The RNA shown here (transfer RNA) has 72 nucleotides and comes from a Patescibacteria group bacterium. The coordinates come from a structure-prediction model, not an experiment, and the mean pLDDT is 81. NCBI's taxonomy places the organism under Bacteria, Bacteria candidate phyla. The sequence is in RNAcentral, with records from ENA. Rfam family: tRNA. It is annotated as a transfer RNA.

[in-house]
RNA sequence: GCCCCCAUAGUUUAAUGGAUAAAACAAAGGACUCCUAAGCCUUAGAUCUUGGUUCGAUUCCAGGUGGGGGCA
Numbered sequence: 001g002c003c004c005c006c007a008u009a010g011u012u013u014a015a016u017g018g019a020u021a022a023a024a025c026a027a028a029g030g031a032c033u034c035c036u037a038a039g040c041c042u043u044a045g046a047u048c049u050u051g052g053u054u055c056g057a058u059u060c061c062a063g064g065u066g067g068g069g070g071c072a
Base pairs, nucleotide, nucleotide: 001071002070003069004068005067006066007065010025011024012023013022018055027043028042029041030040048064049063050062051061052060
């Protein structure tokens, strides 16, 4: 330099055109307990970025950024 793959919550994964973006663990609060842990109830939290297509984009297309891999 060229090519391929990936980017969603603090972490690990869903959702592959129809919306209120789902869950597990983690976090915070409550109740329970002599105290803690476990279990129970509740709460907050995310689509890498900029454009395009579309009535509608996490999803499709293009550029950029970052990560991984292959060739030279």